[in-house]
Context: one part of a larger RNA
């Protein structure tokens, strides 16, 4: 010089964009952050003369494994390339095939009791249903038996038959009756994971030897699935100066910042991956978790109790203590974009989108322009009736109105869904057309009005390094990045007039090339 998630001092008009707890992965009061679906159920309930309509506590059913946060842990196949899986799984969504027959049982809600301070439990009656079990039914689907082809890279794959063979399906629901729609097996895609390899990934040798499920094996057990993943058994192996092992520090990465590169250094905000969710462990449901706002045990820590018991988890969006030099609103909308359910209509949604606060940053404006010399008071410095300098600077004329007030207009961001009409259609739908929907916000922008009217600071001026006098002061009181001024004429301290440099910012202070 540049850079900074920055912090201090002095100072502060205005917008846009974008950014804000680097420390205590400390504790957390309160709200809110994940629900939805009566087109699955059977019940309660309100509206009503019906017919139909609303609303839901409860069972199902999808979702909650995504989206949000944070960086503790990890020196790892964790991340990053580049491969492999003939060792996998895959809910919702495409495509293609078939099938969807017939029965059973149970249990919540309710009714009747019964214990508790609560949290909540519990007995007996009694019902639905896409709940929950059997039976039928069965191929290109699993398992046994047994044939024929192709291929391959070792286990082996892949196609094509055969069996009187053995197992497993299924759930309706609306309806205008024309269909929708779901359910059940199988094949394939897509998208997502899982796993396994090469080769890269930081210091220390003042860690030099480490290993007993440890190294292989054939063999069971578990798994989606491959492995000592685990296991009984055999064998005696594997690692390691090309640095094993231990200790120390850390998430990676794309990226950023520097620099002519080569390199150093960073890994804040996006975006992609990973790990974690009061500390440890565990497994349940489920395509999918070993699960942030699920569950169960132990701990700590808090909170409620009738002392018998219970109840929490902000490293989610606000917000508080507290630590700290230091980091925002307990704020508005689902109007856009994306999610989740739902035919839909719509409901949820601190993700989103918008505000609010903050000179944190980068950009951009203004704070006025021309003219004006009696070179005007004043102020500063001198060789001092006088000159210099401040300084065209002011006054004064003569012009503009960015902005900032005040007035009036006013946006795109909205395309749609649905609805209503019409038209085409095999009929699922499709097209016209109208309605309709904006939190931000009366804001951005726009035009009008008047007035130079509303707007400058802050560091330096001894070399380095742009930029000098004067006075105080007297090795004092003090500057100070280096080198150094200060001891009576100090351009270097302290104050003045002057001057230099940037400037709505200007120094310092920390890092970092």
């Nucleotide at each position: 010089g540049g850079a900074u998630g920055a912090a201090c001092g002095c100072u502060a008009g205005c917008g846009g964009c974008a950014g804000g707890c680097c420390u205590a992965a400390u504790a957390c009061a309160u709200g809110c952050a994940a629900g939805u679906c009566g087109a699955a159920c059977g019940g309660u309930u309100c509206c009503g003369c019906a017919a139909g309509g609303g609303a839901u506590a409860g069972u199902g059913g999808c979702a909650a494994a995504c989206g949000g946060g944070u960086g503790c842990g990890u020196a790892a196949c964790g991340c990053g390339u580049a491969a492999a899986c003939a060792a996998c799984c895959u809910g919702c969504c495409c495509c293609a095939a078939a099938c969807u027959g017939g029965g059973g049982g149970a249990u919540a809600g309710c009714c009747c009791g019964g214990c508790g301070a609560a949290a909540g439990c519990u007995g007996g009656g009694g019902u639905a249903a896409a709940c929950c079990c059997g039976c039928a039914u069965a191929g290109u689907c699993u398992c046994c038996c047994u044939g024929g082809g192709u291929g391959g890279c070792a286990u082996c794959a892949c196609c094509u038959g055969g069996g009187u063979g053995a197992g497993u399906a299924a759930a309706g629901g609306c309806u205008u009756c024309g269909g929708c729609u779901g359910g059940u097996u199988u094949g394939g895609g897509a998208g997502g994971g899982g796993u396994u390899u090469g080769c890269g990934u930081c210091u220390g040798a003042u860690u030099a030897g480490c290993u007993a499920g440890u190294u292989g094996g054939g063999g069971g057990g578990g798994u989606a699935g491959u492995g000592g993943c685990c296991c009984a058994c055999c064998a005696a192996g594997g690692c390691g100066a090309u640095g094993a092992u231990c200790a120390g520090u850390c998430g990676g990465g794309g990226c950023u910042c520097u620099g002519a590169g080569a390199g150093g250094a960073g890994g804040g905000u996006c975006c992609c991956c990973c790990a974690c969710a009061u500390g440890g462990g565990c497994a349940c449901u489920g395509a999918g978790a070993c699960a942030c706002g699920g569950g169960c045990c132990c701990a700590a820590c808090u909170c409620c109790u009738a002392c018998g018991g219970g109840a929490g988890g902000c490293a989610g969006c606000a917000g508080u203590a507290g630590g700290g030099a230091a980091u925002a609103u307990u704020g508005g909308g689902c109007a856009a974009u994306g999610g989740a359910c739902g035919u839909a209509a719509g409901u949820c949604u601190g993700a989103c989108c918008c505000a609010g606060c903050c000179a944190u940053g980068c950009c951009g404006c203004g704070u006025g322009g021309a003219g004006g010399a009696a070179g005007a008071c004043g102020g500063c410095c001198c060789u001092c009736u006088g000159g210099g300098u401040u300084g065209u600077a002011a006054a004064c004329u003569c012009c503009u109105u960015u902005u900032a007030u005040c007035a009036g207009g006013g946006a795109a961001g909205a395309a749609g869904a649905g609805c209503a009409c019409u038209g085409a259609u095999g009929c699922g739908u499709c097209a016209g057309u109208g309605u309709g929907u904006g939190a931000c916000g009366g804001u951005a922008c726009c035009u009008g009005a008047g007035g130079a009217a509303u707007c400058a600071g802050c560091a330096c001026c001894g070399g380095c390094u742009a930029a000098c006098u004067c006075c105080g002061u007297g090795c004092c009181a003090g500057c100070a990045g280096c080198c150094g001024c200060g001891g009576u004429a100090a351009u270097a301290c302290g104050g003045a007039g002057g001057g230099u440099g940037c400037a709505a910012g200007c120094g310092u202070u920390g890092u970092c090339c």